Predicted 3D model of a 1447-nucleotide RNA (small-subunit ribosomal RNA) from an uncultured prokaryote. Model confidence (mean pLDDT): 84 of 100. Rfam family: Bacterial small subunit ribosomal RNA.
RNA sequence: GCCUAACACAUGCAAGUCGAACGGCAGCAAAAUGGAGAAGCUUGCUUCUCGCUGACGAGCGGCGGACGGGUGAGUAACGCGUAGGAAUCUGCCUAGCAGUGGGGGAUAGCCCAGAGAAAUUUGGAUUAAUACCGCUUACGCCCUUCGGGGGAAAGAAGGCCACUAUUUAUUUUCACUGUUAGAUGAGCCUGCGUGAGAUUAGCUAGUCGGUAGGGUAAAGGCCUACCAAGGCGACGAUCUCUAGCUGGUCUGAGAGGAUGAUCAGCCACACUGGAACUGAGACACGGUCCAGACUCCUACGGGAGGCAGCAGUGGGGAAUAUUGGACAAUGGGGGCAACCCUGAUCCAGCAAUGCCGCGUGUGUGAAGACGGCUUUCGGGUUGUAAAGCACUUUCAGUAGGGAGGAAAAGUGUACGGUUAAUACCCGUAUGCCGUGACGUUCCCUACAGAAGAAGCCCCGGCUAACUCCGUGCCAGCAGCCGCGGUAAUACGGAGGGUGCAAGCGUUAAUCGGAAUUACUGGGCGUAAAGGGCGCGUAGGUGGUUGGUUAAGUUGGAUGUGACAGCCCUGGGCUCAACCUAGGAACUGCAUCCAAAACUGGUCGACUGGAGUACGGUAGAGGAUAGUGGAAUUUCCAGUGUAGCGGUGAAAUGCGUAGAGAUUGGAAGGAACACCAGUGGCGAAGGCGACUUGCUGGGCUGAUACUGACGCUGAGGUGCGAAAGCGUGGGGAGCAAACAGGAUUAGAUACCCUGGUAGUCCACGCCGUAAACGAUGUCUAUUAGCCGUUGGGUCUGUUACGGACUUGGUGGCGAAGCUAACGCGAUAAAUAGACCGCCUGGGGAGUACGGCCGCAAGGUUAAAACUCAAAUGAAUUGACGGGGGCCCGCACAAGCGGUGGAGCAUGUGGUUUAAUUCGAAGCAACGCGAAGAACCUUACCUACUCUUGAAAUCCUGCAAAGACUGUAGAGAUACGGUUGUGCCUUCGGGAACGCAGUGACAGGUGCUGCAUGGCUGUCGUCAGCUCGUGGUCGGAGAUGUUGGGUUAAGUCCCGUAACGAGUGCAACCCUUGUCCUUAGUUGCCAGCACGUAAUGGUGGGAACUCUAAGGAGACUGCCGGUGACAAACCGGAGGAAGGUGGGGACGACGUCAAGUCAUCAUGGCCCUUACGACCUGGGCUACACACGUGCUUCAAUGGUCGGUACAGAGGGUUGCCAAGCCGCGAGGUGGAGCUAAUCCCAGAAAACCGAUCGUAGUCCGGAUUGGAGUCUGCAACUCGACUCCAUGAAGUCGGAAUCGCUAGUAAUCGCGAAUCAGAAUGUCGCGGUGAAUACGUUCCCGGGCCUUGUACACACCGCCCGUCACACCAUGGGAGUGGGUUGCAAAAGAAGUGGGUAGACUAACCUUUGGGAGGUCGCUCACCACUUUGUGAUUCAUGACUGGGGUG
Repeated sequence: GCCUAACACAUGCAAGUCGAACGGCAGCAAAAUGGAGAAGCUUGCUUCUCGCUGACGAGCGGCGGACGGGUGAGUAACGCGUAGGAAUCUGCCUAGCAGUGGGGGAUAGCCCAGAGAAAUUUGGAUUAAUACCGCUUACGCCCUUCGGGGGAAAGAAGGCCACUAUUUAUUUUCACUGUUAGAUGAGCCUGCGUGAGAUUAGCUAGUCGGUAGGGUAAAGGCCUACCAAGGCGACGAUCUCUAGCUGGUCUGAGAGGAUGAUCAGCCACACUGGAACUGAGACACGGUCCAGACUCCUACGGGAGGCAGCAGUGGGGAAUAUUGGACAAUGGGGGCAACCCUGAUCCAGCAAUGCCGCGUGUGUGAAGACGGCUUUCGGGUUGUAAAGCACUUUCAGUAGGGAGGAAAAGUGUACGGUUAAUACCCGUAUGCCGUGACGUUCCCUACAGAAGAAGCCCCGGCUAACUCCGUGCCAGCAGCCGCGGUAAUACGGAGGGUGCAAGCGUUAAUCGGAAUUACUGGGCGUAAAGGGCGCGUAGGUGGUUGGUUAAGUUGGAUGUGACAGCCCUGGGCUCAACCUAGGAACUGCAUCCAAAACUGGUCGACUGGAGUACGGUAGAGGAUAGUGGAAUUUCCAGUGUAGCGGUGAAAUGCGUAGAGAUUGGAAGGAACACCAGUGGCGAAGGCGACUUGCUGGGCUGAUACUGACGCUGAGGUGCGAAAGCGUGGGGAGCAAACAGGAUUAGAUACCCUGGUAGUCCACGCCGUAAACGAUGUCUAUUAGCCGUUGGGUCUGUUACGGACUUGGUGGCGAAGCUAACGCGAUAAAUAGACCGCCUGGGGAGUACGGCCGCAAGGUUAAAACUCAAAUGAAUUGACGGGGGCCCGCACAAGCGGUGGAGCAUGUGGUUUAAUUCGAAGCAACGCGAAGAACCUUACCUACUCUUGAAAUCCUGCAAAGACUGUAGAGAUACGGUUGUGCCUUCGGGAACGCAGUGACAGGUGCUGCAUGGCUGUCGUCAGCUCGUGGUCGGAGAUGUUGGGUUAAGUCCCGUAACGAGUGCAACCCUUGUCCUUAGUUGCCAGCACGUAAUGGUGGGAACUCUAAGGAGACUGCCGGUGACAAACCGGAGGAAGGUGGGGACGACGUCAAGUCAUCAUGGCCCUUACGACCUGGGCUACACACGUGCUUCAAUGGUCGGUACAGAGGGUUGCCAAGCCGCGAGGUGGAGCUAAUCCCAGAAAACCGAUCGUAGUCCGGAUUGGAGUCUGCAACUCGACUCCAUGAAGUCGGAAUCGCUAGUAAUCGCGAAUCAGAAUGUCGCGGUGAAUACGUUCCCGGGCCUUGUACACACCGCCCGUCACACCAUGGGAGUGGGUUGCAAAAGAAGUGGGUAGACUAACCUUUGGGAGGUCGCUCACCACUUUGUGAUUCAUGACUGGGGUG
């Protein structure tokens, strides 16, 4: 321990008792030695009877059923809490006083007779009482007009004496009557406190009060009549919704917030509504009557019932127990008592629902066992854990013992009281007897054995605790952040670990943290938030001083603040929970006393706040009437001719019917250039030509006066830009709408030409704006400096002065404040007073309702739902069709190309058995590939192998090897011949080969988004950082910014920074000049020899050159500029001049850039295949598209002939000379060369001649045919080259686009790597050798500073709205259906009160006729259910429809 259905209830029990009030005797018991009577007789026996006895059904009567027990529906209320009050009642109980006399008439039961199914009921006869009614008495009591009047009662039981005739006397106890007081309980009244909503603002007719009467136990409009017009309300009435209240409970540091289970106090209710009766007490849970709903019985006529008592049932629900035992204890009712009753209560049962305690063992035990998990394979961990050894036995189990809860009652004895009494009765003491539901109790003892006893959540962070496997944005997790897309400490499992433990988690709820409703204790410039601005009511608040008061305030005392609980200290259960005693506390309220500082009240006073009078003064302050000039437009007239106008460019438009331009005149409306100013005025909105009169406010000066008159200001009221609305005017210009022209993909826009409302005036509405200083009004205090405007004072050299003071209006700034930005005497500082407003974003300033408005609309103002953010300020980046500065073949200026053609090559696509794979903007595409016929090769087809083609280990056999045959496409298979090696301790061993076994190999299979390494790119751009320091809350900034300068963060200066690192530069290589050294294979000036010729030879070391080392260049010098700097400009000298040219060298980082197919490597996958071998094919395909190149289109050229000059390389499987052959590719040949020696190797363009003559050509060379050469096992698919023949496209290339700034572009050839062969590619080399750069506006890229940002995956960002689809909640809606309620009526059961003409009538009175009184009936008033009409409000629902949210 039913929080939900105050939903419905079967069955049993929950309130009875008294025979000591009564008549009795239906049933039961007892029958005894009782008593009485009768009969029979055998006269003392038997039998029978008897309410005489114990008890007692039903009845009459008394007391109790108003307590106890349940529930929380209703109730926002004197219901509750607290503190008080006066006009009351109170059975039983206590105490006091006084009584209890004498009569009467009925009635139930019982009996008889009926009605009815029953419940029940009718009539007749008879009867009792502590039932009922008079009479007597009544101190006190009640009423009173103070004369008086009124009102009671009951007996019963026990004892005893006398008398036996009933009865009487006496006594005790109980009961009874009247009355007083108490106690207890109850009723009534009041102050204060006790929810929400103003989208509820007015409510009220017995309503507020008075008088009189009635009524009640009692005050009172509680009720009635009359009079009067009040009463309540912004300090929240009325209405609506919700709710029992409190002590307490939970939480919190507290203040508070939430709550009202158990226990205790109060209230309300008892199927729903109404009503009274009885009674001390009820308008009554287990009473009555009526109405209603429901259930049950029925013979259909009629009846019965009320678990929100205890159990229990159904139902509802996420959810809550036994149809138990006992009156043993505590308490209650009745009774003299015994005793009876008691679902109150005490116990037990069920539920780990909560709290507390206990157990599930303890010690030892390393071979660190097995097993599990993991592993870097060594181990680690589980883990002293287990096993083993040695102990213990609580709890559970079995057996035995055994408290306390028990006090009584009863019965003896003794004493006392009472009394006439030693009876009775009562009291005290004491003995005996004897009462236990729980209960197999608590507790104690014995026995046996570690025996019977551990789970749950969690392990990414918050938050203590980590690994493996599985899964692969799936499955799933999740409180928040978030995890999962192939290496998940986050999912699932496992091992291990952490936490708690007979529990552990989840869900729901409350408080806390949350200063996140802020009283304690918040805010409003930009985050949500100052009303658009005044005036002013209520309210709040208020200067100096004296007296007084004592409301607030302070102190003390008294009463109260129930018990329990919380807290403290003791005590009792072995401890604890728990129980118990005392204390403290209960912060509150009331009363009394005291104080008088402060606040308030009141009576005086004051002048400083505020105001008035007087004199000045500035001003676009307001409204009114008039006046003015410039300009636009239109009209008229003149002159005059072809355009005007407009735009980025145009067109529409105007114009030969004369425009535009120009001159003169006229009309009309609107606005007022210059002055003009972070100047002025006004409360704000706002106000700008000039003048008149009217009028508001400010400032200032010196005196006088009033005497706190002040400040703020909910409601209220007035003003209030523009647009808009109404009526009437006006209308020049401008100009929504609209029309046309442009622009554009479109252009309902921006631009142009027109143009209507409107803009203007008068009157009336509207009442909103980024109505902003995004900063409410008022007062006081708190450093300065510089302007400007108005007034005053002083000074004065009279100036275009100076000083001071005061009112405005600006800039900077100290302290202080601020999240920062910033504010800073005009505060956002420091304080005070008052008002307004805010409480996450969206929904939404929306819906509904109210108010206002002619309308447009305004104002007040939600919720459902949804998200985990929305926002502010600042920081670093990135970005900008932002700004400034600067650079780069970036543009420009030039030169040459690409894009057109043919071909080469790469890519896409397509095709295919396969066309292997990768690379994808720049930064993929002549890229990996420095070279695919086989091989390469990774792809496809066919044929084969399975420890494998290559590696390590083991076993067996055999030397290894060489030559060769057959089959086959080959791999391979089967054979033949030859061959016997090395070391040795003679056992064997090493190498190689074959076979076998299993460990393993192997993989160009996947993942470059798991990686290393390497590389590309921004970019050879000048940047990227650090230490210390100072500043700052912090990100971060400073340094690195600024002024100059540079190719450069290069340098200088400045500087809260001072230094440093990495980049830059330099150091390195190469090239350009010179010197020194050294001269072979290189060189040859001079000397000599020699040749047809040649450094060929002797010789030389000068030169060139080679290759080592040095020198040189540093803004060093001069002049100028600059800041006395750095540096720049010019010059001299010099081979070279301002990093001389070129190269190598690539900061922090970016792109998840590229590469798993160079290599390495984690994980995954394959293992008679995704491995391996081999044949052929493919990578070379071909409607097409793109990139990169070559060759061209020609005369600066082609062709032919002749002549000249390089550099750098390579070469022994090689380069290959001379000579000879071939038209040629080439063949032959073999000298030389391991190279400054020989060879490749003739450089070509150029130059000198010749020819061609602008044509598809003597240009161009594709394609094709034929014939060959070379390499190679092999040129079919698919090589290169040669010769002969053929002779395509192409006549300089659209849009677009690329490279290049000097030995560069362009052009010309040469070499090398790869390589058997196969470059138009790549990498190098030299020859010839230009043009142009005004310049930085623009395109692209980059650097620095600055600015904006809603971006941070960083503009290839972010993001808005419609439409389409799905879902969700919501507004409107013809209506429809319920709930609640107002008003006006109808209706009228039971009941009470009033009336009563009908009927009936025991007690009392009586004159005996009757009367009084009563009962029934009838009737009136009130009134529940119910009905009608008409409103209000709320909920649900509704075709259709509106917007909103999410995806």